[in-house]
Molecule: c-di-GMP-I riboswitch aptamer
Organism: Oceanobacillus salinisoli
């Protein structure tokens, strides 16, 4: 310094759920709350997935992101410590 990730140490961050409070949802913010996680810190760039306000065909519905997810994965780009 680069990879690496240990029955070290320091610490961090927060799943389900509730309450409030944006949105058409999907989901997202704050608070509580702890499943978990060596990036579960940042990036929507590339895949998935989820949604359908709006439009399109159709009159049963179906279709589609410009909308969401980084706690789906893959890329980018940052960083604590320091056993093998």
């Nucleotide at each position: 310094c680069u990879a690496c990730g240990a029955u070290a140490a320091u610490g961090g961050c927060a799943a389900a759920c509730u309450u409030a409070u944006u949105g058409a949802a999907a989901a997202g913010u704050a608070a509580g709350g702890a499943c978990g996680c060596a990036a579960a810190g940042c990036u929507a760039c590339g895949g998935g997935u989820c949604u359908a306000a709006g439009g399109u065909u159709u009159u049963g519905a179906a279709c589609u992101a410009u909308g969401a997810u980084c706690g789906c994965c893959g890329a980018g780009u940052u960083a604590c410590c320091g056993a093998a």